[in-house]
Context: one part of a larger RNA
RNA sequence: GAACGAACGCUGGCGGCGUGCCUAACACAUGCAAGUCGAACGAGAAAGUCUCCUUCGGGGGAUGAGUAGAGUGGCGAACGGGUGAGUAACACGUGAGCAACCUGCCCCUGAGACUGGGAUAACACCUCGAAAGGGGUGCUAAUACCGGAUAAGACCACGAGGUGAAAAUCCUCGCGGUAAAAGAUGGCUGAUGCUUUUGCAAGCCGUCGUUCGGGGAUGGGCUCGCGGACCAUUAGCUUGUUGGUGGGGUAACGGCCCACCAAGGCUACGAUGGUUAGUCGGCCUGAGAGGGUGUCCGGCCACACUGGGACUGAGACACGGCCCAGACUCCUACGGGAGGCAGCAGUGGGGAAUAUUGCGCAAUGGGGGCAACCCUGACGCAGCGACGCCGCGUGGGGGAUGAAGUCCUUCGGGAUGUAAACCCCUGUCGGGCGGGAAGAACGGCGAUGGGCUUAACAGGCCUAUCGUUUGACGGUACCGCCAAAGGAAGCCCCGGCUAACUCCGUGCCAGCAGCCGCGGUAAUACGGAGGGGGCAAGCGUUGUUC
Numbered sequence: 001g002a003a004c005g006a007a008c009g010c011u012g013g014c015g016g017c018g019u020g021c022c023u024a025a026c027a028c029a030u031g032c033a034a035g036u037c038g039a040a041c042g043a044g045a046a047a048g049u050c051u052c053c054u055u056c057g058g059g060g061g062a063u064g065a066g067u068a069g070a071g072u073g074g075c076g077a078a079c080g081g082g083u084g085a086g087u088a089a090c091a092c093g094u095g096a097g098c099a100a101c102c103u104g105c106c107c108c109u110g111a112g113a114c115u116g117g118g119a120u121a122a123c124a125c126c127u128c129g130a131a132a133g134g135g136g137u138g139c140u141a142a143u144a145c146c147g148g149a150u151a152a153g154a155c156c157a158c159g160a161g162g163u164g165a166a167a168a169u170c171c172u173c174g175c176g177g178u179a180a181a182a183g184a185u186g187g188c189u190g191a192u193g194c195u196u197u198u199g200c201a202a203g204c205c206g207u208c209g210u211u212c213g214g215g216g217a218u219g220g221g222c223u224c225g226c227g228g229a230c231c232a233u234u235a236g237c238u239u240g241u242u243g244g245u246g247g248g249g250u251a252a253c254g255g256c257c258c259a260c261c262a263a264g265g266c267u268a269c270g271a272u273g274g275u276u277a278g279u280c281g282g283c284c285u286g287a288g289a290g291g292g293u294g295u296c297c298g299g300c301c302a303c304a305c306u307g308g309g310a311c312u313g314a315g316a317c318a319c320g321g322c323c324c325a326g327a328c329u330c331c332u333a334c335g336g337g338a339g340g341c342a343g344c345a346g347u348g349g350g351g352a353a354u355a356u357u358g359c360g361c362a363a364u365g366g367g368g369g370c371a372a373c374c375c376u377g378a379c380g381c382a383g384c385g386a387c388g389c390c391g392c393g394u395g396g397g398g399g400a401u402g403a404a405g406u407c408c409u410u411c412g413g414g415a416u417g418u419a420a421a422c423c424c425c426u427g428u429c430g431g432g433c434g435g436g437a438a439g440a441a442c443g444g445c446g447a448u449g450g451g452c453u454u455a456a457c458a459g460g461c462c463u464a465u466c467g468u469u470u471g472a473c474g475g476u477a478c479c480g481c482c483a484a485a486g487g488a489a490g491c492c493c494c495g496g497c498u499a500a501c502u503c504c505g506u507g508c509c510a511g512c513a514g515c516c517g518c519g520g521u522a523a524u525a526c527g528g529a530g531g532g533g534g535c536a537a538g539c540g541u542u543g544u545u546c
Base pairs, nucleotide, nucleotide: 001546002545003544004543006542007541008540009539010538013392014391015390016389017388018387019385020384021350026348027347028346030345031344032343035075036074037073040072041071048063049062050061051060052059053058082303083302084301092227093226094225095224096223097222098221101220102219106216107215108214109213110212111211112210114148115147116146117145123138124137125136126135127134128133154178155177156176158174159173160172161171162170183208184207185206186205187204188203192201193200194199229275230274231273236266237265238264241263242262243261244260245259246258247257248256278300279299280298281297282293283292284291285290305326306325307324308323309322328339329338330337331336356382358381359380360379364378365376366375367374368373395425396424397423398422405416406415407414408413429487431482432481433480434479435478439473443469444468445467446466447465448464449463450462451461452460453459490535491534492533493532494531495516496515497514501530502529503528504527505526511518512517
């Protein structure tokens, strides 16, 4: 000098964009943060309103409404969001490999979806419990569950052949064996069935879904080369240890796990142990080389009160799931239960120190749904803090051999100083009044066309145009008008380094100080004043890095 997630002191006008628990991965009151689908399924209220009956207590019907709430089932909940404790490791970075692997939803493509069955929640009744929660009996549905059929292809076993350095593992062929499925909804009546026209569906068309394959895309798993901390005042470490055979397990290789066999494996090119640490893109500094660092944003990893475990699932060993143990907190009828903010706010505590228990799903993105739509503390905004960067303002011009005051003085004068007053002018910001956005286009609905599908002029799908509808921020930005110099400057320094000097007070005192050093009676170094220098809505100080 530069920099900062800063803090402290003094001061403080406005705006834009950023940014804000670095400490206790300390403990948490309260609310919210993951739901959705009635076009998978069976059931199905109440208040209120209207009305009828009434013994005036009440009862029935309609509507509310196939709504609410709950249940079965599906998808999601493994994303998104937080934190950095642990981890010196294939955790990360980079480059390769998998002839050792998986991949829901999505895209392309092939072949299908035939025929049966038994349950169970909800519900009703009974019952246990203080509660949290259970138990029993009876009824019922499905795209829930279970058989049978079929199998292009897939998988398994065996056989034959091939590629290849090498194949029981890759490719091709053959025989045998194994495993499927679900419907929902919109429309139509030409053909088929029923039916008198009309219509209905087992028929036809569309959409969504469904089963078994192939390919893709995306996401992941595993392996390896190389790279990036400190300590040798850590020198030896190791028994599932190192390898083999056989097996188990996994999506998959593997001592991953197990039995048996062998005695290996690592190490001064630093094993083992200890300490510290998430990592990278980056960021800071520097001419660079390098040094420091990993906050915000992005990628990867790890964790979710502490430790352990599995279940479900395409995916978890799962932050707002389950089980066990522990610590802690809460409820209890003492028998037993409930909980996990390192999600967003917020509280206590710790600390030098770090924000609102805000608004909205309008946009972007995500989940569910055919859709309408619902959910979304992701996100978009607003609030607080000069914490940072950037921009703007606090006025502009004129105005005296120069007011007053103050300071200095050699008492002549000098300085503050064009500074003020005064005159003229302007109108940024702030204030008042008025106008007032972009961010919105999708989607829906209505109308009119075009194309495809089809028996069809239904319907559906695709597409075009017009109309209509949707804004948290926000009456904000922005624009116009009005008034008015009116509301808006401080902080540090002035001995040398280092830019800026005099007076008074003090008298090795009080004090200053980054280094050198000042102060003991004329102190440009202490304190005050006048003056000056620097920076400026900031200025200094402290801490840290280069």

The prediction has a mean pLDDT of 86. Predicted 3D model of a 546-nucleotide part of an RNA (small-subunit ribosomal RNA, 5' domain) from an uncultured Planctomycetota bacterium. Its Rfam family is "Bacterial small subunit ribosomal RNA". Rfam links the family to the GO terms structural constituent of ribosome and ribosome.